[in-house]
RNA sequence: AGAGUUCGAUCCUGGCUCAGGACGAACGCUGGCGGCGCGCCUAACACAUGCAAGUCGAGCGAUGAAGGCCUUCUUCGGAAGGCGCAUGAAGCGGCGAACGGGCGAGUAACGCGUGGGCAACCUGCCCCCCUCACGGGAAUAGCCGCGGGAAACCGCGGGUAAUGCCGGACGCCCCGGCGGGAGCGCAUGCCCCCGCCGGGAAAGCUCAGGCGGAGGGGGAUGGGCCCGCGUCCCAUCAGCCAGACGGCGGGGUGACGGCCCACCGUGGCGACAACGGGUAGCCGGGCUGAGAGGCCGGACGGCCGCAUUGGGACUGAGACACGGCCCAGACUCCUACGGGAGGCAGCAGUGGGGAAUAUUGCGCAAUGGGGGCAACCCUGACGCAGCGACGCCGCGUGCGGGACGAAGGCCCCAGGGCCGUAAACCGCUUUCGGCGGGGACGAAGCAUGACGGUACCCGCAGAAGAAGCCCCGGCUAACUACGUGCCAGCAGCCGCGGUAAGACGUAGGGGGCGAGCGUUGUCCGGAUUCAUUGGGCGUAAAGCGCGCGCAGGCGGCCCGGCAGGCCGGGGGUGAAAACGCGGGGCUCAACCCCGCGCCUGCCCCCGGAACCGCCGGGCUCGGGUCCCGCAGGGGACGGCGGAACUCCCGGUGUAGCGGUGGAAUGCGCAGAUAUCGGGAGGAACACCGGCGGCGAAGGCGGCCGUCUGGGCGGAGACCGACGCUGAGGCGCGAGAGCCGGGGGAGCGAACAGGAUUAGAUACCCUGGUAGUCCCGGCCGUAAACGAUGGGCGCUAGGUGUGGGGGACUACAUCCUCCGUGCCGCAGCCAACGCAUUAAGCGCCCCGCCUGGGGAGUACGGCCGCAAGGCUAAAACUCAAAGGAAUUGACGGGGGCCCGCACAAGCAGCGGAGCAUGUGGCUUAAUUCGAAGCAACGCGAAGAACCUUACCCGGGCUUGACGUGCCGGGAAAUCCCCGGGAGACCGGGGGUGCCGAGAGGCGCCCGGCGCAGGUGGUGCAUGGCCGUCGUCAGCUCGUGCCGUGAGGUGUUGGGUUAAGGCCCGCAACGAGCGCAACCCCCGCCCCGCGUUGCCAGCGGUUCGGCCGGGCACCCGCGGGGGACCGCCGGGGUCGACCCGGAGGAGGGUGGGGACGACGUCAGGUCAUCAUGCCCCUCACGCCCGGGGCCGCACACGUGCUACAAUGGCCGGCACAGAGGGUUGCCACCCCGCGAGGGGGAGCGGAUCCCGAAAGCCGGCCCCAGUUCGGACCGGGGGCUGCAACCCGCCCCCGCGAAGCCGGAGUUGCUAGUAAUCGCGGAUCAGCACGCCGCGGUGAAUGCGUUCCCGGGCCUUGUACACACCGCCCGUCACACCACCCGAGUCGUCUGCACCCGAAGCCGCCGGCCGAACCCGAGAGGGGCGGAGGCGUCGAAGGUGUGGGGGGCGAGGGGGGUGAAGUCGUAACAAGGUAGCCGUACCGGAAGGUGCGGCUG
Repeated sequence: AGAGUUCGAUCCUGGCUCAGGACGAACGCUGGCGGCGCGCCUAACACAUGCAAGUCGAGCGAUGAAGGCCUUCUUCGGAAGGCGCAUGAAGCGGCGAACGGGCGAGUAACGCGUGGGCAACCUGCCCCCCUCACGGGAAUAGCCGCGGGAAACCGCGGGUAAUGCCGGACGCCCCGGCGGGAGCGCAUGCCCCCGCCGGGAAAGCUCAGGCGGAGGGGGAUGGGCCCGCGUCCCAUCAGCCAGACGGCGGGGUGACGGCCCACCGUGGCGACAACGGGUAGCCGGGCUGAGAGGCCGGACGGCCGCAUUGGGACUGAGACACGGCCCAGACUCCUACGGGAGGCAGCAGUGGGGAAUAUUGCGCAAUGGGGGCAACCCUGACGCAGCGACGCCGCGUGCGGGACGAAGGCCCCAGGGCCGUAAACCGCUUUCGGCGGGGACGAAGCAUGACGGUACCCGCAGAAGAAGCCCCGGCUAACUACGUGCCAGCAGCCGCGGUAAGACGUAGGGGGCGAGCGUUGUCCGGAUUCAUUGGGCGUAAAGCGCGCGCAGGCGGCCCGGCAGGCCGGGGGUGAAAACGCGGGGCUCAACCCCGCGCCUGCCCCCGGAACCGCCGGGCUCGGGUCCCGCAGGGGACGGCGGAACUCCCGGUGUAGCGGUGGAAUGCGCAGAUAUCGGGAGGAACACCGGCGGCGAAGGCGGCCGUCUGGGCGGAGACCGACGCUGAGGCGCGAGAGCCGGGGGAGCGAACAGGAUUAGAUACCCUGGUAGUCCCGGCCGUAAACGAUGGGCGCUAGGUGUGGGGGACUACAUCCUCCGUGCCGCAGCCAACGCAUUAAGCGCCCCGCCUGGGGAGUACGGCCGCAAGGCUAAAACUCAAAGGAAUUGACGGGGGCCCGCACAAGCAGCGGAGCAUGUGGCUUAAUUCGAAGCAACGCGAAGAACCUUACCCGGGCUUGACGUGCCGGGAAAUCCCCGGGAGACCGGGGGUGCCGAGAGGCGCCCGGCGCAGGUGGUGCAUGGCCGUCGUCAGCUCGUGCCGUGAGGUGUUGGGUUAAGGCCCGCAACGAGCGCAACCCCCGCCCCGCGUUGCCAGCGGUUCGGCCGGGCACCCGCGGGGGACCGCCGGGGUCGACCCGGAGGAGGGUGGGGACGACGUCAGGUCAUCAUGCCCCUCACGCCCGGGGCCGCACACGUGCUACAAUGGCCGGCACAGAGGGUUGCCACCCCGCGAGGGGGAGCGGAUCCCGAAAGCCGGCCCCAGUUCGGACCGGGGGCUGCAACCCGCCCCCGCGAAGCCGGAGUUGCUAGUAAUCGCGGAUCAGCACGCCGCGGUGAAUGCGUUCCCGGGCCUUGUACACACCGCCCGUCACACCACCCGAGUCGUCUGCACCCGAAGCCGCCGGCCGAACCCGAGAGGGGCGGAGGCGUCGAAGGUGUGGGGGGCGAGGGGGGUGAAGUCGUAACAAGGUAGCCGUACCGGAAGGUGCGGCUG
């Protein structure tokens, strides 16, 4: 520090995901030791049991229970008395119990943090100072007696003490009041001094050392109250408040205050977020982060709040009191049913909840706390121990040697490699653990140590007791084998798994970490993905439709002043811990200690005045006002005009008009359309008209008038910052739509009809209602768009246009201001593009965005008559959704151009019969493959057996075949016998070669390695082939352009068959293709002449037959020839094109061979080869027979025909290319013939196979025929071991369908089509197929609109397995979440009223009461109390609202779900351009109307 993931690829936007760190954790697997920490995050749920707060006899009465001493008595157990002393169980009194400990429910608050204030306060114990303590009184518990009660407890009577309680006195002084004086403060006011009046204290105990008491002043500590600032989310919470805000007076408190009360006033709070809702203890700090920030508040420390729930006060220095009291509620327990008791959120522990969190331990030794003079007592605070890898830290599980490397496992190319020095084995060591021995510090301060016989030290034995977990497709470090076969499974994201899976499972190996390792959850990070640091808004998400404008934010130049911001210096505070640095202590570390820093903050004092701000003064350039001109569809109202249209009337006139792709509906002889005249009506204003004008936007268009807004130019003058923006708010706002009233010509949703269509709720046509128009009132939306908010300044230009001014002056040109377009530099941008009219560079203000879907939806609120608008989520779901550009592909886009592509033409196919291939069906098997073009007379260029791969049956196993080894043998072959359909089985006979030998070679038998497989996979492959396509294309190097994919070159102009060539050009070259080079044919020449040829010569049996010859033909070999070379014309002077001459031949002469980068996972595992998988007495091998030929059908390719351009018969001609010795076969004979019997020649330019159409002559006479030959019958021939299934041929007979073929479809442009025969391969035989050969030999081509295929350029794209693409909506099914919903259930809360506990307060207080007063007393007074009444008041009750939640018949849409239904809306002009708003309609996408946008 980044990475993965949208695409064919690219750049960008953007989300999702990962690598890091952390945790009070939990879960899975595993687990040796120690140290230091931490350990109910859930039920503030309920709690058994024990313990957690007492102490003081030096306050008091009192007591003698335990223990000690003495005496006496004794039944020898003990008892009594006394002393010292002690104080059990209790009581009075004092102090403590308000600390310590727990928890986080509540609380959004002065609760907390921070800084201040109290002139408005308190403070027990502690410290200092001053002063004092005189003299009295009356009670009461304990106790005793009596009584009530189950208990808890209680009542009555009697007696008693105090440092308990109550009067009185002096009073430093304090408090209150009055008066006077000095000083001070921001204010209320404060402080000091003096005088007078009134009020106010005390306690004793003692060991004689001490400990206490009272008043006052001060300190310290702790607290109370107030204020500034800070402190979460929701605005779908926007208004809130009745003690509410203030005043006066009073009450209350330690104290201010509306804290409380009476009266008076009507205020107070709030977009700087009141009120309401949700959530939450706050902080020091912790985690993370570069930081800013984000998240958190467990342990430790500070503060707050709480103590079963709610209320309340009492006591006290302090409480509204966790282990106190009272009341009420719920709950639990006891009960004798009358009544009582209780509160673990103290320590342990239990149940419960939960994924989950510990011992009913030891000790007060230390630290700290309470009481006490003290000893001491108490202390689950605390110190320790126990449990838990929960975390952090440390240590160990050994160390050294040890093989070209054991065994075993895994892999393998079979050689080897890896585990691996790893192990064994040898040597050594002993940390930790174990055993034995010693043994602390912690105690300062005499004693005292829970931890603990622990730490630590010493000794002993022995490698001995101690390793796992996750991962290995990319991110991300680590790879193989097997198994599995879209199964089982994995998965953080992308994604793996459908027979070779590095992604599943296992194994081997490897990587990572290590007493741990993974997983899950959560937080921060990465995420500059809420952007202060540090983002954006033309098209990716994002500019409000436009304006006016309150608040707010921001604001020109100069001077003076102030000092809030700001800056400097100083002071206070910012607790400790934490953190950083330095140092120190535990063997190190974790941990702990010390010092410094830090604590970025707040407050105070002093100083500064540039900037911001504030106050005062001035200025004119921003802005505004006045004046003179100018342009304009700017707005409102009124009036006028012509053209067109429809209707009405009349004239002329007749058979149609209208409409469409073509039609029809419709109109018309009752007279339309057309035409002329007249009239009526409504709406809109042609030409001008323009990327021209005006307006803020919506928008505005005939002419005239009235009223009115704004703008621009020019010249001065004036005001003097008056400015910009603008949350809310207010106004304007196309079209559609709504309400009321008019109007209605044309147009025209809906609707109707006609067409189209599979359908056509559409597109087209004929009609047509709302509406469109006017007035008034609503609505408030839009692709309201420049998809670009407003303002100001700055940053090259060029060119057009509208308005004004100026120079010069009118020919025009130039300068300038304002507007409106285009092009273009810098710059910007992801690119496209923008570019003085910015999307550039800056400043100010507003609005808006934060992945896609769900959804601009639901709910709530506001608005509306309604339609609906504005505001605006979540659940759930996806790994993307997107922008721009690139290359392709595609288009019922465009341009240019090819091809038998169409057209023109000829012959066919599709109909018939047959052949053949295929599908299908059948079958024991009908072996397999090929599948649109590019499978189908294809693999087959030869299926009767064989072939043969299939089926049935019979057999063989080391095999029909190859190779190696071991053992044995004898040559093997072969021969014979038996069985059998054969293969084969059984039996018998019998012999080699080389070598001197050993032995070897070949062979047989037995055995082991192995053979064999036409079994699978052509989606694992090689090779070969088909196809686009003989199409003209496909690329590379360097350079250049682009962020990049990529482009350029290869595009453009011309030309060509051609990316062939020319010209141009940021390209210049090159490669694979094209062409040429090669072969055949066409002309000529040369060489050679046999088996070829024969012109001339000779011979002839008449045949180049012979002699002879090599001229010719021909064959073979070689060469020449053609190149737009020549002429003319065109073209750019070019390439090239047209015409002509010459020539055998022209413009690549005809044909062949030759097939670029690639495409189709095209074809072939059955030609062959080959990985992997599978079979192994069988999926191998052999044999017999059958099948591949089966046939109701369907298709492809052919053959033969349907006839007279023909058929038949007879006669007569003429090829080329091939083949031939188990062959071709002349010739002769036999047979009607197939053929047979003889038989010459020829391994072949020699011999043989050898034409048909044709020509001549004849018959047939249009007929299912003398056409046609299928089918069938009979008889023959040939091949072959064998023609039954299942060959070919011949003869005789039989003579079917068929009379030219529907939709549709094929080939061919010249020696071609058509037609005619011939040859060859395969082959024993079998050819209508295939491959070749020659004979005869046409027609047509205007042309490129259309169909098909293709090339180049261009355009659009939502396609990229690429249009056989993509994709939309309804319907059906399944699942999920959500909304509505009659209601229903519980919850929180507001208001009103009722009842009203405890208790404080007030009043009364006839009853009760010791202290004080009067009184001798009785008694009275005063005071207090019981009790009563009242205000307030918790819980409860009634009623009525509000918030949120659960369930809910049913309803609604939404999302998701490999292969459901209907259509085809969108993407290419998507076949009607699409989209936006609105309205109507329709199964559905959608259609149509109106207005708008161009995306």
This is a predicted structure of a 1495-nucleotide RNA (small-subunit ribosomal RNA) from an Eggerthellaceae bacterium. Model confidence (mean pLDDT): 87 of 100. Lineage of the source: Bacteria > Bacillati > Actinomycetota > Coriobacteriia > Eggerthellaceae.